[in-house]
RNA sequence: AAUCACCUUCGGGGCAGGGUGGAAUUCCCGACCGGCGGUGGGGUGGGCCUCCGGCCCGCCAAGCCCGCGAACCGCGCAAGCGGCCGAUCCGGUGCAGGCGGCCCAGGCCGCCCAGUCCGGAGCCGACGGUGAAAGUCCGGAUGGGAGAAGGUGAGC
Numbered sequence: 001a002a003u004c005a006c007c008u009u010c011g012g013g014g015c016a017g018g019g020u021g022g023a024a025u026u027c028c029c030g031a032c033c034g035g036c037g038g039u040g041g042g043g044u045g046g047g048c049c050u051c052c053g054g055c056c057c058g059c060c061a062a063g064c065c066c067g068c069g070a071a072c073c074g075c076g077c078a079a080g081c082g083g084c085c086g087a088u089c090c091g092g093u094g095c096a097g098g099c100g101g102c103c104c105a106g107g108c109c110g111c112c113c114a115g116u117c118c119g120g121a122g123c124c125g126a127c128g129g130u131g132a133a134a135g136u137c138c139g140g141a142u143g144g145g146a147g148a149a150g151g152u153g154a155g156c
Base pairs, nucleotide, nucleotide: 003154004153005152006151007150008149009148010147017029018028019027031136032135033125034124035068036067037066038065042060043059044058045057046056047055048054049053063123064122072083073082074081075080088121089120090119091118092117097112098111099110100109101108102107127139128138129137
């Protein structure tokens, strides 16, 4: 140091303005929001080198890519176990890489190539409640929680 055990703290945001109506933050126009870990052609800080340029380390970076949590459903007295688990395309550019060609060993040319760069258009959102149908209001919830940070002990 890895790793393990325990403790503490932290751990979710959002209908402005308007229409209809007896009544809607629920419908309609429109507005707004995006949990946790991973990935990372971007950004940023630092270090190193043989300083054209390249390499290394850290940090930030995805609602719709992968995984997870919650909710929901089933079983169970319970602890818990199992299930389920939403939504993205288009155009441009072309790093690295791959393929092909040319040529004198090095390069040059062409093709493919982005979630990430540029531009555009979309889509998604548990359950119960409600003077009327809810991602945004109220409630379960002063709950649970993926996990994050710190500490103590073991460990060599």
Molecule: FMN riboswitch aptamer (RFN element)
Organism: Chloroflexota bacterium